[in-house]
């Protein structure tokens, strides 16, 4: 040095152009004598930057990280 994949919540993972949603997990209520469990509700997210479009996690461009494949090596 070339090629490729993948990057979404605190963790695992969905969402193929129309308001990003589950399940753990945290935090409040409930219940309970306590505790745990349960049941309810809330916090809290698309790597970064541009572009297209009446709208972009989604399509293009660039980057930045992780992996993984090929080359070269004095």
């Nucleotide at each position: 040095g070339c090629g490729a994949a993948u990057g979404u919540a605190g963790u695992u993972c969905a969402a193929u152009g129309g308001u990003a949603g589950a399940a753990c997990c945290u935090u409040a209520g409930u219940c309970u004598u306590c505790c745990a469990a349960g049941c309810u509700a809330a916090u809290g997210g698309u790597g970064a930057g541009g572009g297209u479009u009446c709208g972009a996690u989604u399509c293009c461009c660039u980057u930045c990280a992780u992996u993984c494949g090929c080359u070269c090596c004095a």